[in-house]
Molecule: c-di-GMP-I riboswitch aptamer
Organism: soil metagenome
RNA sequence: GAUAAGGGCAAACCCGUCGAAAGGCGGGGACGCAAAGCCACGGGCCUACCGCGCAAGCCAGGGCAGCCGGGUUACCGAA
Numbered sequence: 001g002a003u004a005a006g007g008g009c010a011a012a013c014c015c016g017u018c019g020a021a022a023g024g025c026g027g028g029g030a031c032g033c034a035a036a037g038c039c040a041c042g043g044g045c046c047u048a049c050c051g052c053g054c055a056a057g058c059c060a061g062g063g064c065a066g067c068c069g070g071g072u073u074a075c076c077g078a079a
Stems, first nucleotide, its partner, number of pairs: 001076001008033002013028006031066001037072003041069003044064003051058002
């Protein structure tokens, strides 16, 4: 970052599986994505087994990188 080339990833939903859950992973599937590659560092959001609480409920040490910022690595490339 161009109506270029080769390609890449894969939301919802469905099936299987792991998990207390959020969610992850595998298969199918494409809403989208120029870092939708990687990292929970800051903010934010989700969950609450254990723990705390008389109860309502609270709590991250569990998650989300396709919420934003930051860090880091990388393919192609005209004018």